A computed fold for a 99-nucleotide RNA from an Acidaminococcaceae bacterium, annotated as Bacterial small signal recognition particle RNA. Rfam family: Bacterial small signal recognition particle RNA. For this family Rfam cites "SRPDB: Signal Recognition Particle Database" (Rosenblad et al., Nucleic Acids Res, 2003). Gene Ontology terms of the family: SRP-dependent cotranslational protein targeting to membrane, signal sequence recognition and signal recognition particle, plasma membrane targeting. The coordinates come from a structure-prediction model, not an experiment, and the mean pLDDT is 76. Of the family's consensus pairs, 97% are formed in the model. RNAcentral holds the sequence, with entries from ENA.
[in-house]
RNA sequence: CGGCGGGUCCUGCGCAAUAGGAGUCUGUGAACCGUGUCAGGUCCGGAAGGAAGCAACACUAAGCGGAGCCUCUUAUGUGCCGCGGGGGUACCUGCGUCU
Numbered sequence: 001c002g003g004c005g006g007g008u009c010c011u012g013c014g015c016a017a018u019a020g021g022a023g024u025c026u027g028u029g030a031a032c033c034g035u036g037u038c039a040g041g042u043c044c045g046g047a048a049g050g051a052a053g054c055a056a057c058a059c060u061a062a063g064c065g066g067a068g069c070c071u072c073u074u075a076u077g078u079g080c081c082g083c084g085g086g087g088g089u090a091c092c093u094g095c096g097u098c099u
Stems, first nucleotide, its partner, number of pairs: 003095006009086006015079002017076007024067005034059004042051003
């Protein structure tokens, strides 16, 4: 100097990381417009009984907090990780040839 291959460059897909959201667990949570049990009292009845049902309690709905694994989802030059494609001007590098 030249040839081949690879990298830096661009791009597609994937994976991981980070951040957010949701699910999950848990706490709280309905004077009445949730459920159940309904003290007291009320109503029907001659009675036996029955009916509705306030407070209270329990279980929860919507909502509002807490939690750290797992699952789903969104985003990002966080990684320069993996597999392809593009590009071959420049730079780096590996293998050979010639001088």